[in-house]
Molecule: transfer RNA
Organism: Erysipelotrichaceae bacterium
RNA sequence: GCGCUUAUAGCUCAAUGGAUAGAGUAUUUGAUUCCGAUUCAAAGGGUUGCAGGUUCGAUUCCUGUUAAGCGCGCCA
Repeated sequence: GCGCUUAUAGCUCAAUGGAUAGAGUAUUUGAUUCCGAUUCAAAGGGUUGCAGGUUCGAUUCCUGUUAAGCGCGCCA
């Protein structure tokens, strides 16, 4: 230098271009208990890496870019 993959909640991950982006776990509150653990219920938590474009509509498609990982190549 070239190519490929990944980036979404604190963490691990879903989501066929179409309803208000969900689940597990963690956190908080409540119930249960003599207290705690377990279990159950609820709540809070997101500029979908960043900047543009296409579209009635983008996490999804296109372009550029950043970071991480992998492969190939060049010089010495």